[in-house]
RNAcentral holds the sequence, with entries from MGnify. This is a predicted structure of a 72-nucleotide RNA (transfer RNA) from Neglectibacter timonensis. The prediction has a mean pLDDT of 81. The source organism's lineage runs through Bacteria, Bacillati, Bacillota, Eubacteriales and Neglectibacter. Its Rfam family is "tRNA". It is annotated as a transfer RNA. About the family: Transfer RNA (tRNA) molecules are approximately 80 nucleotides in length. RNAcentral records the identical sequence in 2 taxa.
RNA sequence: GGGGUAUAGCUCAGCUGGUUAGAGCGCCUGCUUCACACGUAGGAGGUCACUGGUUCGAGUCCAGUUAUCCCC
Numbered sequence: 001g002g003g004g005u006a007u008a009g010c011u012c013a014g015c016u017g018g019u020u021a022g023a024g025c026g027c028c029u030g031c032u033u034c035a036c037a038c039g040u041a042g043g044a045g046g047u048c049a050c051u052g053g054u055u056c057g058a059g060u061c062c063a064g065u066u067a068u069c070c071c072c
Base pairs, nucleotide, nucleotide: 001071002070003069004068005067006066009025010024011023012022018056027043028042029041030040031039049065050064051063052062053061
């Protein structure tokens, strides 16, 4: 100097910008059990890295910053 990535505690989806942001695991509660595990029903948890811009509307597009990975 060039390129990729950043979304829940962890690992990750999220299509061509559209009405309410999701899954698995984990966590909490109930049922079940003498108890635990398993199973089952439900629940909590997100400033979508940060700042700004474009747009009627941004997790998604654009610019910058930060962190991290790769290449030279």